[in-house]
RNA sequence: CCCCCUAUAGCUCAAUGGUAGAGCAAUGGCCUUUUAAGCCAGUGGUUGAAGGUUCGAGUCCUUCUGGGGGGA
Numbered sequence: 001c002c003c004c005c006u007a008u009a010g011c012u013c014a015a016u017g018g019u020a021g022a023g024c025a026a027u028g029g030c031c032u033u034u035u036a037a038g039c040c041a042g043u044g045g046u047u048g049a050a051g052g053u054u055c056g057a058g059u060c061c062u063u064c065u066g067g068g069g070g071g072a
Base pairs, nucleotide, nucleotide: 001071002070003069004068005067006066007065010024011023012022013021018055027041028040029039030038048064049063050062051061052060
């Protein structure tokens, strides 16, 4: 320098262009003499950044940034 993959909750990951979810963690409650375990509940997101297409974008297109891989 060129090519490919990737970026979504604190972590690991989902999500046919049509209401952003799960597990774990954390929090509150129940249970227990207490802790742990177990059960229940809800909270937690500018979907890396900026534009574009579209009635509608996490998803499609362009550029940039971070991470990973390959080639020279």
Overview: This is a predicted structure of a 72-nucleotide RNA (transfer RNA) from Parcubacteria group bacterium CG1_02_44_31. Its Rfam family is "tRNA". The family's RNA type in Rfam is transfer RNA. The organism belongs to Bacteria candidate phyla, within Bacteria.